Predicted 3D model of a 73-nucleotide RNA (transfer RNA) from an SAR86 cluster bacterium. Rfam family: tRNA. Rfam classes the family as a transfer RNA. The organism belongs to SAR86 cluster, within Bacteria. Its mean pLDDT, the model's own confidence on a scale to 100, is 81.
RNA sequence: GCGAGUGUAGCACAGUUGGUAGUGCGCAACCUUGCCAAGGUUGAGGUCACGGGUUCGAACCCCGUCACUCGCU
Numbered sequence: 001g002c003g004a005g006u007g008u009a010g011c012a013c014a015g016u017u018g019g020u021a022g023u024g025c026g027c028a029a030c031c032u033u034g035c036c037a038a039g040g041u042u043g044a045g046g047u048c049a050c051g052g053g054u055u056c057g058a059a060c061c062c063c064g065u066c067a068c069u070c071g072c073u
Stems, first nucleotide, its partner, number of pairs: 001072007010025004019056001027043005049065005
C1' cells in the first nucleotide's frame, strides 16, 4: 500500500425482512437473616466509534473518517 472483519451500558455480548435499544455479570436501594453469604423485588446507567447521505422512520442500507484484529504484498 491492497483486502477482510470488529466497534451497542462499567465488563462480556444479543439485537434480520428498517418501526419503543435488550440479556448476563457488576453497581444502588429495599425485602428475607441475629450477622455474613445465598436468594428475591425494584432502580440507575447508552450521542448504538465519529461525520454525512437515503427514508415518514436508521444500531441495521449507502459514502467517508478513526481505532483495533487478521490476511496479502